[in-house]
Context: one part of a larger RNA
RNA sequence: CGCUCGAGUCUUGAAGGGAGUUGGCCUCAGUACGAGAGGACCAGGCUGAAGGAAUCCCUGGUGUGCCGGUUGUCGCGUCAGCGGCAACGCCGGGUAGCUAUAUUCCUAAGGGAUAAUCGCUGAAAGCAUCUAAGUGAGAAGCCCCCCCUGAGAUUAGGACUCGUCAUUAGACCCCCAGGAGAAGACUGGGUUAAUCGGCAAGAAGUGGAAGCGCCGCAAGGUGUUAAGCUUACUUGUACGAAUCGGUCGAA
Numbered sequence: 001c002g003c004u005c006g007a008g009u010c011u012u013g014a015a016g017g018g019a020g021u022u023g024g025c026c027u028c029a030g031u032a033c034g035a036g037a038g039g040a041c042c043a044g045g046c047u048g049a050a051g052g053a054a055u056c057c058c059u060g061g062u063g064u065g066c067c068g069g070u071u072g073u074c075g076c077g078u079c080a081g082c083g084g085c086a087a088c089g090c091c092g093g094g095u096a097g098c099u100a101u102a103u104u105c106c107u108a109a110g111g112g113a114u115a116a117u118c119g120c121u122g123a124a125a126g127c128a129u130c131u132a133a134g135u136g137a138g139a140a141g142c143c144c145c146c147c148c149u150g151a152g153a154u155u156a157g158g159a160c161u162c163g164u165c166a167u168u169a170g171a172c173c174c175c176c177a178g179g180a181g182a183a184g185a186c187u188g189g190g191u192u193a194a195u196c197g198g199c200a201a202g203a204a205g206u207g208g209a210a211g212c213g214c215c216g217c218a219a220g221g222u223g224u225u226a227a228g229c230u231u232a233c234u235u236g237u238a239c240g241a242a243u244c245g246g247u248c249g250a251a
Stems, first nucleotide, its partner, number of pairs: 001152001005163007015149004021049007033038001050107006059100004066093005071086006110144003117137004170248004174190005195241003198237005204230003211224005
């Protein structure tokens, strides 16, 4: 820009893409078959491998703005307590998020038309013949069924609702953000507000703060004290910031 009024929400599905794998064990049954050795079809069940998708409850990893321990050195005048640097200095843990080796599920069943092939009826050709007319069965393959995209499918589809001259329905700019994200886009929110930050409480992590008391010559231990601290998590709370506004918009 188009889709011949403008919007919002929900859809149909032309067409396209994806998937399509396979082992072992058990029952049938030591049956059919076979002199024996051996050893099934059909049908049913169980469990894997590999591949794929989703997810983070569990098991782990990571987690460089969380907690703790610790070495050297420099600084805060000294002690104590802290901070900087040394690959996060090194080490022990670890929330959210992300993640696989973790968890769950799928590659199933079914239908249709067929291939090779096997048939029925059956003439040409009194027989025979699956074929000539007619009509069945038949594959991991084909078309559906399953998943995804999808009306620029210009054949531009459908349903519902809203709007009628205007401060319209609606959308955008702008701003606060993230289940989104390179930028656009997408999603949520913008005071009639819990969108972000802060704060409060909780969860969760770390693992027992500092100060002071006591014990010890001291290193240190112990009580106060499940302490102190705490990023992304949950809930709440207008304290701060989403101000004020502008633009487009239909016969």
Large-subunit ribosomal RNA, domain VI from Candidatus Woesebacteria bacterium UBA5073, 251 nucleotides, folded computationally. The coordinates come from a structure-prediction model, not an experiment, and the mean pLDDT is 88. Rfam family: Bacterial large subunit ribosomal RNA. Its family is annotated with structural constituent of ribosome and ribosome in the Gene Ontology. NCBI's taxonomy places the organism under Bacteria, Bacteria candidate phyla, Candidatus Woeseibacteriota.